[in-house]
Description:
Large-subunit ribosomal RNA, domain VI from Ktedonobacter racemifer DSM 44963, 268 nucleotides, folded computationally. It matches the Rfam family "Bacterial large subunit ribosomal RNA". Its mean pLDDT, the model's own confidence on a scale to 100, is 86. NCBI's taxonomy places the organism under Bacteria, Chloroflexota, Ktedonobacterales, Ktedonobacter, Ktedonobacter racemifer.
Context: one part of a larger RNA
């Protein structure tokens, strides 16, 4: 731009993508079958390899604006503390997020149609024949099933709900100009995010908890500074599971979330 007013949602599923694996073990059964020696098919269950997709609650990793310790210089005149530099200075932990070594699910069953092959009736050709006319069984393979995504599937799909004329001048009083008022919904634009290369998605824009702060709370590191004690000291215990914290969970409108424009009038 279409999809025959305009709009939001939810569905259907043409067509498409995908996935399709092997193994060991237990039973059946030490049967069946063979002198033995060995040793089965069908059938039911189990485990794992590998593949793949998702997830972070365990378990493990990362975690360069989180906590602690600690060397060696330098600054806040000095002492205490606190700070910057040294590959994050080194080191021991380590939330969120991302992730595998983790955990989950699947790669199954059933079903149609056949391939080679078995086969049933069966003449041609009085017999025989799985064929000539008829009928069956029969593969990891082939349609469907299973995932996934899909109406621009122009044969453009279906359902569900929302929307859409009034009111002023002027006039020959009923025609005709003028004006005004902008629906449902949607963008832009802002705040932002478990979305994301831009677009695009998705939450929200005061009738708000969107994202900062602030409170609490969870987690993280581990016992602050400062003062009291007790020690010559070094330290050590008390105040105190303390003090400090990215990104987690609330709560709360304090800070920002200003503002705008598109869309009609009942529809070949």
């Nucleotide at each position: 731009c279409g999809u025959c007013g305009g709009a939001a949602a939810a569905g259907u599923g043409a067509g498409g993508g995908g996935a399709g694996u092997c193994a060991u073990c237990u039973u059946c059964a030490g049967u069946a079958c063979g002198a033995g020696a060995g040793g089965a098919c069908c059938g039911a269950g189990a485990u794992g390899g590998c593949u793949u997709g998702a997830c972070c609650g365990c378990u493990a990793g990362u975690g360069c604006g989180c906590c602690a310790g600690u060397u060696g210089g330098g600054g806040g005149g000095c002492c205490u503390c606190c700070u910057c530099c040294a590959g994050a200075g080194c080191u021991g932990g380590g939330u969120a997020g991302c992730u595998a070594c983790g955990u989950c699910a699947a790669g199954a069953a059933g079903g149609g149609a056949u391939a080679a092959g078995c086969g049933c009736u069966g003449a041609a050709a009085g017999c025989a024949u799985c064929u000539a006319a008829g009928c069956g069984c029969g593969a990891a393979g082939c349609c469907g099933a299973c995932c996934c995504g899909a109406a621009g599937a122009u044969a453009a799909c279906u359902u569900u709900u929302c929307c859409c004329a009034c009111u002023c001048u002027c006039u020959u009083u009923u025609g005709a100009a003028g004006a005004g008022u902008c629906a449902a919904g949607a963008u832009c634009c802002c705040a932002g995010g478990a979305a994301g290369a831009a677009g695009a998605c998705c939450u929200g824009g005061u009738g708000g908890a969107u994202a900062g702060g602030c409170u609490g709370c969870g987690c993280g590191u581990g016992g602050a500074c400062g003062c009291c004690u007790g020690g010559u000291a070094a330290c050590a215990g008390g105040u105190g599971g303390a003090g400090c914290g990215g990104a987690g969970c609330a709560g709360u409108a304090c800070u920002a979330a200003u503002g705008a424009u598109c869309g009609u009038a009942c529809g070949g």